This is a predicted structure of a 484-nucleotide part of an RNA (small-subunit ribosomal RNA, 3' major domain) from a metagenome.
Context: one part of a larger RNA
RNA sequence: UGACGGGGCUCACACAAGCGGUGGAGCAUGUGGAUCAAUUCGAAUCAACGCGCAGAACCUUACCUGGGUUUGACAUGCUUGGAUGCCUAUUUGGAAACAGAUUUGGCUGCCCUUACGGGUGAAACUUGCACAGGUGCUGCAUGGCUGUCGUCAGCUCGUGUCGUGAGAUGUCGGGUUAAGUCCCAUAACGAGCGAAACCCUUGCUGUUAGUUGCCAUCGUCGCAAGACAGGGACUCUAGCAGGACUGCCGGUGUUAAACCGGAGGAAGGUGGGGGUGACGUCAAGUCCUCAUGGCCUUUAUGCCCAGGGCGUCACACGUGCUACAAUGGUGGCUACAAAGCGUCGCAAUACCGCAAGGUGGAGCUAAUCGCAUAAAAGUCAUCUCAGUCCGGAUUGAGGGCUGCAAUUCGCCCUCAUGAAGUUGGAAUCGCUAGUAAUCGUGAAUCAGCCAUGUCACGGUGAAUGUGUUCCUGAGCCUUGUACA
Numbered sequence: 001u002g003a004c005g006g007g008g009c010u011c012a013c014a015c016a017a018g019c020g021g022u023g024g025a026g027c028a029u030g031u032g033g034a035u036c037a038a039u040u041c042g043a044a045u046c047a048a049c050g051c052g053c054a055g056a057a058c059c060u061u062a063c064c065u066g067g068g069u070u071u072g073a074c075a076u077g078c079u080u081g082g083a084u085g086c087c088u089a090u091u092u093g094g095a096a097a098c099a100g101a102u103u104u105g106g107c108u109g110c111c112c113u114u115a116c117g118g119g120u121g122a123a124a125c126u127u128g129c130a131c132a133g134g135u136g137c138u139g140c141a142u143g144g145c146u147g148u149c150g151u152c153a154g155c156u157c158g159u160g161u162c163g164u165g166a167g168a169u170g171u172c173g174g175g176u177u178a179a180g181u182c183c184c185a186u187a188a189c190g191a192g193c194g195a196a197a198c199c200c201u202u203g204c205u206g207u208u209a210g211u212u213g214c215c216a217u218c219g220u221c222g223c224a225a226g227a228c229a230g231g232g233a234c235u236c237u238a239g240c241a242g243g244a245c246u247g248c249c250g251g252u253g254u255u256a257a258a259c260c261g262g263a264g265g266a267a268g269g270u271g272g273g274g275g276u277g278a279c280g281u282c283a284a285g286u287c288c289u290c291a292u293g294g295c296c297u298u299u300a301u302g303c304c305c306a307g308g309g310c311g312u313c314a315c316a317c318g319u320g321c322u323a324c325a326a327u328g329g330u331g332g333c334u335a336c337a338a339a340g341c342g343u344c345g346c347a348a349u350a351c352c353g354c355a356a357g358g359u360g361g362a363g364c365u366a367a368u369c370g371c372a373u374a375a376a377a378g379u380c381a382u383c384u385c386a387g388u389c390c391g392g393a394u395u396g397a398g399g400g401c402u403g404c405a406a407u408u409c410g411c412c413c414u415c416a417u418g419a420a421g422u423u424g425g426a427a428u429c430g431c432u433a434g435u436a437a438u439c440g441u442g443a444a445u446c447a448g449c450c451a452u453g454u455c456a457c458g459g460u461g462a463a464u465g466u467g468u469u470c471c472u473g474a475g476c477c478u479u480g481u482a483c484a
Stems, first nucleotide, its partner, number of pairs: 001484002003481010014468002018431005025322008033313002041052002063308007072131001076130003081125001085107003089102005109120004133297002136295003142291002144286003147282001149280001154193006160169003173184003199274004204242007214231002219228002245268001248262005311450001324424001328383006340371003345364002350359003390421001395416007437460007
């Protein structure tokens, strides 16, 4: 000087106060284990386990079995050939890859030359050689990227001063703050990286602009509908401005920083949300994104193909979904979003089918057309507390769609079947407001989809706390130390 133990101060959904879960059931998914020819590999407390995977039927694919190939699927250079090669067509073996056979037709460069002919060898192919290749090993050789403490308030430097020195001071003390934020004091005076601000979005207003958006007034056609003449008022869209700064008032405070209350205001003390992650820690993660040192491999640990596997299943754990019902289930009628996506696409009206879906194809490269009915909610009816008109697993039969192909191993529809489950032990998780809870909608990936995942969007919309005794973690000061 740190680390650890004690003390003091402070903070955080850390506890408390509340609301909803997980742990029990069924299923989905990831992992362990077991199994297997293979069940490819990585990730391991928080910070591995719906993680890499924003899509494993083939492909992907790295694994296994079998078959094939050796200058190679890919790059560059040298070299052999002079004709070969390319397109097209036929054919044998084969599961394909591949190995072999045939030659119908077409094309075959550039330079010299009228042409015959000669020269050359670019492209492609071919012979041989250098080499290619490796998702092989080492993340404890590395770059880059990332997680984490933690959006915690810290981490340092120059000069000066003190100390023999390691070092200290500054950065401590009194207040204050979300903050090493600011004020006062001060052997320190200043400065840097962080905090804050600058950026995006949302909340209010003005102005500019009115198409594909809007429709108040006036007109037309009307059963109706912004449908059309028209309009820029309103909504909205998207540019530019304004607006919030403790600016004003009162109190407290040291006359300070600041705190408490109030006014005005759409908004009040960082307005809400996001982006932004200091010095460093964990030899944290990744050599399977990529790059890369070293090592290993080179008729194989490379490359191609078919089939299988990554999907197994006594079991254990994590994360979720659906439930156990009446604040509910079922049936009818009726209302209100936002944000996205669409030409290899989204697909309306119509018709067929109980339905999944099919036929057909208007319109749309989109504020124009489409996906697209939002669902919870409301209202009427029914069920009347039951393993039920709850719950939907499992299984049987028949269909639909995608795709070369749905057996291993896809999704969807209809009929039948109708399991466990009556609120979950010890334990444990999330959340402080448009939040929790609950309800639907969209997108990426994508032929299709195992999505109940992820990321976004809106609808309805609470309870509790204003405390710091305790548990956990963190920051500052102080004290002790057989630790470094």
Its mean pLDDT, the model's own confidence on a scale to 100, is 83.